RNA sequence: GGACAAUGCUUCUAGGGUUCCGAUCCUCCUUUGCAGGCUCUGCCGGCAAAGAAAAGGAUGUCUGGUCCGAGAGAAGCACAUUCACUGUUCUGGGGCCCAUGUCCCCAAAACAGUGAAUGGCACGGAGGGACAAAAGCCCGGGAGAC
Repeated sequence: GGACAAUGCUUCUAGGGUUCCGAUCCUCCUUUGCAGGCUCUGCCGGCAAAGAAAAGGAUGUCUGGUCCGAGAGAAGCACAUUCACUGUUCUGGGGCCCAUGUCCCCAAAACAGUGAAUGGCACGGAGGGACAAAAGCCCGGGAGAC
């Protein structure tokens, strides 16, 4: 300096924003009150308060529901490796035999099952990307640092 490896998924959490739901406020409508204007016994708009249904708008510095969500967070299930045992297949050697086969024993390899163990370590920008949007998501165990 380079290569390989440091496993995957599900559920959840830290965290995240604002599509949808909800929440708050406003608009709109009705009633009441106050002063005013005009072509004056009527009409018009302004301000404030209260109230009802729907619609629209704004707000995530709205606790929330939905949603996104960790390499360096959690749990579970898989997967991989190693060891042991059991079974099957195949190969080699040995025993039995005049010889072969059957049968028996041992070993290696492969496959399957059961059980156990292991799966370590890990500081990290800026910037960009997706979805409605943002983020510890993705680029990324990146650049860089030790």